[in-house]
């Protein structure tokens, strides 16, 4: 330089085009305990950016960033 793959809460990972984007972990607050721990109950917290298709996009196309891998 050519091509493939990948990007979702702080971390790890779901989600066939039909969301209010789910689960663990972690983290806040409360119960409970003399107290720490565990337990249990309730919360905050994400779709890399930017266009198009579509009624409707995490999902399909493209472009750019970032991140891997082959080839030269």
């Nucleotide at each position: 330089g050519g091509c493939c793959c990948u990007a979702u809460c702080g971390u790890c990972u779901a989600a066939u085009g039909g969301c209010c984007a789910g689960g663990a972990c972690g983290u806040a607050a409360g119960a409970c305990u003399u107290u720490c721990a565990a337990u249990c109950u309730u919360g905050a917290a994400a779709u890399g950016a930017g266009a198009g298709u579509u009624c409707g996009a995490u999902u399909c196309u493209c472009u750019c960033u970032g991140g891997g891998g082959c080839c030269a």